[in-house]
RNA sequence: AUAUCGCCUCCGGGGAGCGCAGCAGCGCUGAGAGUGUGGCGAGAGCCACAGACCCGCCGAACCUGAUCCGGCUCAUACCGGUGUAGGAAGCAGGCCUCAUCCGACUC
Numbered sequence: 001a002u003a004u005c006g007c008c009u010c011c012g013g014g015g016a017g018c019g020c021a022g023c024a025g026c027g028c029u030g031a032g033a034g035u036g037u038g039g040c041g042a043g044a045g046c047c048a049c050a051g052a053c054c055c056g057c058c059g060a061a062c063c064u065g066a067u068c069c070g071g072c073u074c075a076u077a078c079c080g081g082u083g084u085a086g087g088a089a090g091c092a093g094g095c096c097u098c099a100u101c102c103g104a105c106u107c
Base pairs, nucleotide, nucleotide: 001100006095007094008093009092010090011056012055013054014053017028018027019026020025035050036049037048038047039046040045062087063086064085068081069080070079071078
């Protein structure tokens, strides 16, 4: 001098499903299964902002293909394929540690 890991700050990108059931409620998977405020709508619901959670190039967070294909399940979930597919938001700043490298001095 300084990689990686870890931590912090700011910034940014995301999704919110299934079952029983009229709602409510309960249950399942999951990091997270729409919490709060406001607005719109006859209603179902939708939108905006904030929150929680996840992710930011070593990028399967998430999106498209996809109302996809096979297995499994009541269904979602899960497993495999598609998939070396096509996209996707900081190669941000700081701190710690120090592999390693360089230099100086001493023996």
Molecule: TPP riboswitch aptamer (THI element)
Organism: Chloroflexota bacterium